[in-house]
RNA sequence: GGGCGCAUAGCUCAGUUGGUAGAGCACGGCCCUUACAAGGCUGUGGUCGGCGGUUCAAGUCCGUCUGCGCCCA
Numbered sequence: 001g002g003g004c005g006c007a008u009a010g011c012u013c014a015g016u017u018g019g020u021a022g023a024g025c026a027c028g029g030c031c032c033u034u035a036c037a038a039g040g041c042u043g044u045g046g047u048c049g050g051c052g053g054u055u056c057a058a059g060u061c062c063g064u065c066u067g068c069g070c071c072c073a
Stems, first nucleotide, its partner, number of pairs: 001072007010025004019056001027043005049065005
């Protein structure tokens, strides 16, 4: 330098055909316990990597840039 893949909550990851963004863990509150852990209930938390484009509507489609991984040279 070229090709491919990945980027979504603090962490690990889903998200089907473009139509209200989710799960587990973690964290806060409550229940339980003498207390803690475990368990149960509930809640907080997101510029969906950046910019631009298409569309009535974009996490999803297109272009570009950035970062990471793999392969080729």
A computed fold for a 73-nucleotide RNA from a Polyangiaceae bacterium, annotated as transfer RNA. Model confidence (mean pLDDT): 81 of 100. Its Rfam family is "tRNA". Rfam classes the family as a transfer RNA.